Model confidence (mean pLDDT): 81 of 100. SAM riboswitch aptamer (S box leader) from Sabulibacter ruber, 102 nucleotides, folded computationally. The sequence was found by an Rfam model in a public genome assembly. Its Rfam family is "SAM riboswitch aptamer (S box leader)". Gene Ontology term of the family: regulation of gene expression.
Parts: sequence; structure tokens; C1' cells
RNA sequence: GAUUUAUUAAGAAGAAGGGAGAGAACAGGCUCUGUGAACUUCUAGCAACUUAGGUAAGACUAGGUGCUAAAUCCUGCCUAAUUAAACUAGGAAAAAUAAAGA
Repeated sequence: GAUUUAUUAAGAAGAAGGGAGAGAACAGGCUCUGUGAACUUCUAGCAACUUAGGUAAGACUAGGUGCUAAAUCCUGCCUAAUUAAACUAGGAAAAAUAAAGA
């Protein structure tokens, strides 16, 4: 890395360094950002999956991975739905994470 399963409208940030971008990729929107982006480090926090302990079952405790602007920021394809547009809802696709994994 292919593949399988599950989840994704909940939750949680400060400091120092850094110095212009960031929100996965492409496109269109929208948003964050010199009142300091990405990134790095430290500290703190959250609790989704998992391991161990614990329990009648839980709660709970510790570890691993993960995460700490906005629904996975929204849309893109299909359907409801008919010529077109808008809106709404559902699904798919893609992505992220976890646990498996020849």
C1' cells in the first nucleotide's frame, strides 16, 4: 500500500519557535490567517476504536493509535422529481480514523 468491517452534525488548546499561507487532491463556493497560516517542539485536553485491569453488567483506571475552527466546511455523481432552475431529503463516490489483514 491492496482488501474487509465500523464510525464520521458530539467532544477537546495554550505557550515557544517559525514567517505566508491554510481548510486531503481537482474545480466552484465559503471560511480561517501579520490580532501571525502551514510546519516543529513542549505542556494540557478530548474520548472514537482497541489492549489490560475492574464489574453481575456497567461506571471507572492505565496504555496504544487518533484527534483538539466551521457537518469530513459545503457542493460535484445518482435518486425522490417532470423541460429547466432553485431548494430539501436520501444514497453513492472520494477522504480521514480505528480494528483486522494474505